The RNA shown here (Bacterial large signal recognition particle RNA) has 267 nucleotides and comes from a Solirubrobacteraceae bacterium. Its mean pLDDT, the model's own confidence on a scale to 100, is 75.
Formats: sequence, structure tokens, C1' cells
RNA sequence: CCGUGCUAGGCGGGGAGGUAGCGGUGCCCUGUAACCCGCAAUCCGCUCUAGCGGGGCUGAAUUCCCCUCCGAGGGGUUCCGCUCCGGUCGCUCCGUCGCUGCGAGCGUCGAUGGCGCAGGUCCCGUGCGGUGUCGGCCCGCGAACCAGGUCAGGUCCGGAAGGAAGCAGCCUUAAGCGAUCACCGACAGGCGUGACGGGAGUGCCUGAGCUGGAGCUCGGAACGUAGGUAGGCGGCCGGUUGGAGAGCCUCGAGGCGGGGUGCACGG
Repeated sequence: CCGUGCUAGGCGGGGAGGUAGCGGUGCCCUGUAACCCGCAAUCCGCUCUAGCGGGGCUGAAUUCCCCUCCGAGGGGUUCCGCUCCGGUCGCUCCGUCGCUGCGAGCGUCGAUGGCGCAGGUCCCGUGCGGUGUCGGCCCGCGAACCAGGUCAGGUCCGGAAGGAAGCAGCCUUAAGCGAUCACCGACAGGCGUGACGGGAGUGCCUGAGCUGGAGCUCGGAACGUAGGUAGGCGGCCGGUUGGAGAGCCUCGAGGCGGGGUGCACGG
């Protein structure tokens, strides 16, 4: 160095969670050439060589063991810098009131105010109108017999003359049905009202009168201001429960590279 047989080892690993701790089942990530059966979340099996029991395959290396680097992914922590959420303050915005000044209009043919009067606004009733419902009027349809009229044929009575009841048909109509809603009537109301009557009341509006004698109304502007939070901007504070990101620490599948690891027999 080669061949045969065997053995240690291997036939997935990792993160979080859980646990005194380890491994597994369950979750997530990675990955494959990634054996099979049984067990298991108030769980299963163990104890630092830390799944157990049974069976099978491979087997000293592309597959076992160790190291460096890269590295999917997980965990912890910091930043509150960004975003988001909440609070608060300021500015802007809206807006009440006051004051100043400006403009327009009204006013000694009498302003604001005060006094009483009348009317309205409010309530009740009536009338009228309108609306709706029902009924009537008008029109059409409408009865096998038990509605009316006329009743062919046929039937009955009669010696006959004649008479009686009466189906179909035709005419008409009742109940009822339909249509019309123009007119008439009845009833009703979350209807209207320049009509009538009554009431309440002095708040508001209008009108005229009396008093009194000079102000009154509106518009926009500046300033101050009770307030509003719908919107915008900015400052500050907080965020365990929100998000993205960055820094640091840690575990780390997998990959490149390097190194290491038997026994027996034969040649």
C1' cells in the first nucleotide's frame, strides 16, 4: 500500500419555550444520501458519557471527531434618533364680549328708553277648503228550478167553446261583481286657513297713542378677552402594552478550508 472480516462512531442539526438540569414529543429555522416501530404537555425518558426499549443499515472516511472563517435564523440589551399613540403648552383657525377709531344709513317732520292699548305669535272649538275611506247617483255584467213579465212546443182539465200550471227562448231585475270616480251624503286626521268665536300671556314682533328730549343701527379694521376643539404647524413629557431600523452581546443550521481517528487475518 492492497484485500477480507469486525469494532468505536454514524443513520440530521439548531433556536425559543419548558425543566433543578439534560434529551425527546409539540412550535419555529435550516437542511437532506437525513432507517423503521412503541412512549409522551397538569407529558415521556433520564442524571453530567444525562431520551428509553426493540429491530435494521452503514462503517474507519465526500459520510466519524476537532479547529478557523463565512453564515440562514433565534434570543437578550441599548438608542427613544425615525414613525405611531397619549398628555400638555404656544401659534394659526372659528367665535363671544369690551374698547378705540373709520365708513354708511336713520333721527328735533322726534332716536334709545318708559307707560298703558290693539293685533299677531301660543292653546281650544266651529266653519270653509283639501285629502282619505265608505255609501248613494250613472254605466256594464248578472238567476238551470226555488225572481217578475210574455210564454212557441209539449202537459193537464173539459164533449166543445174555453181554461190552468208552466220548461226552453226573449225582455227586465234582486243579491252580488266590475268600472267610474264628475256630482251628492256620512265618517276620519300628525292637513291647510288672509274666516268666526273663546282662552292664556306680556317673552318677542307689528301698529298707533302718551311721556321724554339725542341718540340708534349696520359693516369691516386694530387691540384685549370668556370659550371651541374640527383642522394645520411647532415645543416639551411619557410609552410596559405599538412598528420599522441601527449598535453591542449570545446561540447557531449549513458551507469553504485545515487537521485527527482503530482491531484481527492474508498478500
The sequence is in RNAcentral, with records from ENA. A source record names the gene ffs. Taxonomically the source falls in Solirubrobacteraceae (Bacteria, Bacillati, Thermoleophilia, Solirubrobacterales).